[in-house]
Context: one part of a larger RNA
RNA sequence: GGACGAACGCUGGCGGCGUGGAUUAGGCAUGCAAGUCGAACGCGAAAUUGAUCCUUCGGGAUCGAGAGUAGAGUGGCGAACGGGUGAGUAACGCGUGGGGAUCUGCCUUUAAGCGGGGGAUAGCUCCCGGAAACGGGAAUUAAUACCGCAUGUGUCGGAGUAAUUCGGUAAAGAUGGCCUCUGUUUCAAGCUGUCGCUUAAAGAUGAACCUGCGUCCUAUUAGCUAGUUGGUGUGGUAAAAGCGCACCAAGGCGAUGAUAGGUAGGCGGCCUUAACGGGUGGUCGCCCACACUGGGAUUGAGAUACGGCCCAGACUCCUACGGGAGGCAGCAGUCGAGAAUAGUCUACAAUGGGAGAAAUCCUGAUAGUGCGACGCCGCGUGGAUGAAGAAGCCUUUCGGGGUGUAAAAUCCUUUUUUAUGUGAGCAAAGCCAGUAAGGUGAAUAGUUUUAUUGGUUAGAUAUUAGCGUAAGAAUAAGCUCCGGCUAACUCCGUGCCAGCAGCCGCGGUAAUACGGGGGGAGCAAGCGUUGUCC
Repeated sequence: GGACGAACGCUGGCGGCGUGGAUUAGGCAUGCAAGUCGAACGCGAAAUUGAUCCUUCGGGAUCGAGAGUAGAGUGGCGAACGGGUGAGUAACGCGUGGGGAUCUGCCUUUAAGCGGGGGAUAGCUCCCGGAAACGGGAAUUAAUACCGCAUGUGUCGGAGUAAUUCGGUAAAGAUGGCCUCUGUUUCAAGCUGUCGCUUAAAGAUGAACCUGCGUCCUAUUAGCUAGUUGGUGUGGUAAAAGCGCACCAAGGCGAUGAUAGGUAGGCGGCCUUAACGGGUGGUCGCCCACACUGGGAUUGAGAUACGGCCCAGACUCCUACGGGAGGCAGCAGUCGAGAAUAGUCUACAAUGGGAGAAAUCCUGAUAGUGCGACGCCGCGUGGAUGAAGAAGCCUUUCGGGGUGUAAAAUCCUUUUUUAUGUGAGCAAAGCCAGUAAGGUGAAUAGUUUUAUUGGUUAGAUAUUAGCGUAAGAAUAAGCUCCGGCUAACUCCGUGCCAGCAGCCGCGGUAAUACGGGGGGAGCAAGCGUUGUCC
């Protein structure tokens, strides 16, 4: 000199873009952060209200609307993403380059199929237990929930040189349209479209595994290792493998630093430097690990699962003392510790994600806004004229000199400010209806693709940005320094005192070094100090 997720002191007008719990991976009140589908399924209210009837005039009953709505439940998909944190980890964890023994929901492409049956169960109702959390029993019901049977394009296993052969192995329906075929009174058991389901193959995407090289300090850590190193067999996994087990052999690693100890998430990057290097890993992106602490599995294509389950522990809460409930390292917020780090805000309008055929719903992801000069950048705090030069203050050799065109005064401008008006873009995707052409089809039905026409719906920010009008210099300057390094000098006070100080050093009666005044220098909405790195 540069840099910073900074803090502290003094000061503080505005805007844009960024950025903000670095310490206690300490404890957490409250709200929200993961739902969705009625085009998979069976149930199914109430308030209110209309009519009729009864009435002890209080009201009651039935039917209808509310409504197949609210609601809970079964089932499907999602919840493994997105979001947070960096405790652990010196490791195939990460980075980079290879490898073969693997899996992959949704998506794309291709081929084939979806026949015929069955028994349950939640919910609802009734009974019982319990303070609660919740639990037990009976009766009853549906499905794209569950289970047999059939079929086997295929696929898997065995045999075979092969042709082939033997054995195993699947499914679910929902919702539109039509009458060509079959049956028919309508119409569906028929035909047909869309979505879905099953089997198999390929792709895409994602994931798992192995491996070369690279990856901090300590030798005041020198030896380490018994599933240890290898083989055979067997088990196991999606898959290779001591991954596990039995037996056999005695190996394997190490001064090119094993083992042990300390420290630490890694990288792209960021800071610095002419470069080599050195430092660092906050925000953003990729990967990893973790989710109160330790352990475990379940479901699933995918987890050994932050807002799932079980066990143990610590802590907090409820309790009728028998027993229960909880997990902010999600977004806000609170206490604590700390030099120190923000709103219990708005919206799903946009982008993206989940569910759904869609409308749509959910989304503390995200988009916005608020707070903080925390950083960077930009703008302003007025401009011109104005005396050999007012006053005040400082200084003086008392003549003067300085502040100083500075002020006042006159003229002007209005960025900004205040008030008011106007006003884009972020938003025509979607839905409904029509037309034309093509596909499917028996079809001029339906549906779908493309083109096109018409209608219609959505803005958090936001009293937006921008633009116009009006008013009036009006609303806006400080901080540090002035002995040398280092730009900038005098007066007074003090008297080795009080104090200053980054280094050298100042101060003991004329201090340009302490404190104050005047003046000056530098930077400027900042200026200094402290800390850390180069």

About this RNA
A computed fold for a 534-nucleotide part of an RNA from a metagenome, annotated as small-subunit ribosomal RNA, 5' domain. The prediction has a mean pLDDT of 82. Rfam family: Bacterial small subunit ribosomal RNA. The full RNA is in RNAcentral, with records from SILVA.